[in-house]
Predicted 3D model of a 276-nucleotide RNA (Archaeal signal recognition particle RNA) from a Nanobdellota archaeon.
Rfam family: Archaeal signal recognition particle RNA. The family is grouped with related families in Rfam's "SRP clan". Rfam classes the family as a non-coding RNA gene.
The sequence is in RNAcentral, with records from ENA.
Of the family's consensus pairs, 95% are formed in the model.
RNA sequence: CUCUGUGCUAGGCCGGGUUGCUAGCGCUGACCUGUUACUGCAGACGCGCUUUACGGCAGGGCCGAAGCCUGGGGGGCGGCAAUGCUGGUGUUUCACACGCCUGUCUCAACCGUCGAUCCCUCGUCCCUAUUGGUCAGGUCCUCUCCGAAACGGAUCAGGGCAGGAAUGCAGCAGUCCUAAGAACUGGACAGGGCGCUUUAGGGGAAGCGGGGAGGAGGAAGAGAUGGGAUAAACGCGUGGAGCAGCGGUGUUGUCCACCCCUGGGCGUGCAUUUUC
Repeated sequence: CUCUGUGCUAGGCCGGGUUGCUAGCGCUGACCUGUUACUGCAGACGCGCUUUACGGCAGGGCCGAAGCCUGGGGGGCGGCAAUGCUGGUGUUUCACACGCCUGUCUCAACCGUCGAUCCCUCGUCCCUAUUGGUCAGGUCCUCUCCGAAACGGAUCAGGGCAGGAAUGCAGCAGUCCUAAGAACUGGACAGGGCGCUUUAGGGGAAGCGGGGAGGAGGAAGAGAUGGGAUAAACGCGUGGAGCAGCGGUGUUGUCCACCCCUGGGCGUGCAUUUUC
């Protein structure tokens, strides 16, 4: 002298960006993003500052000559703007086809000799009248219970009042009765309703059912195709166009946390030598 060890000091780190606010910078707000990583107080009627503006006050932790500042390039989360493609959804509009009737063909299945379509008849349905039934009420009577605290009746012990007395008067409790009430048995009367019923008349009759006659078909559907009908609206389907909003994906521009590469600037100090 150099390196290292130990102990110090200056110092560094404890986030960054976009947006908003502002004359402007920083912070308190919102959002995005990074780290092992701070705390308390005040701040929109703002707070601290002025291009040297990248916060203020007070504290703490770690590292420690460690590092800090800055230029360029690349990647890149995310934000913003524009735009392309695409997928649903909603809505508007246009075009076409279908919808209805009928013929033919095909298909699959159903009912039918345990009797199809068709025909006759009856019922089911409605109205009127009628026979009963039933139901719930009404009025009256009856059975039972209860029964007027006073403002109902009768009788009124005791007691009260009047009286010399006889006697009279009012009258509580009790008893009897009645009104009212409750429950509800039976009966009478006049009505009412009907998922019931008898009979008669009338109407209706699509479907369904019973009976009769008769004896072989009947009805509906899907697809294709021919013919006919079709004014509009509506429904459904297909296609086109417009609009709205959402989702996915791509491109371009721009800002950018964070990461990588590279250049520059500042700093790399002090003590200790029985640490190496």